[in-house]
RNA sequence: GCCACUGUAGCUCAGUUGGUAGAGCACUACUUUCGUAAAGUAGGGGUCAUCAGUUCGAUCCUGAUCAGUGGCU
Repeated sequence: GCCACUGUAGCUCAGUUGGUAGAGCACUACUUUCGUAAAGUAGGGGUCAUCAGUUCGAUCCUGAUCAGUGGCU
């Protein structure tokens, strides 16, 4: 330098042929206990990497940029 893949909650990851975004763990509160842990119940937390385009509507489609991983030279 070229090519491919990945980017979604604090972490690990789903998701949808375009129509209000989810799980587990973690966190907070409560119940339980003499207390802690465990268990149970409830709750908070997201500009879906960034910018632009298409569309009535974009996490999803298109382009560019950024970051990471792998391959080739």
A computed fold for a 73-nucleotide RNA from a Patescibacteria group bacterium, annotated as transfer RNA. It was read from a public genome assembly. It matches the Rfam family "tRNA". It is annotated as a transfer RNA. NCBI's taxonomy places the organism under Bacteria, Bacteria candidate phyla.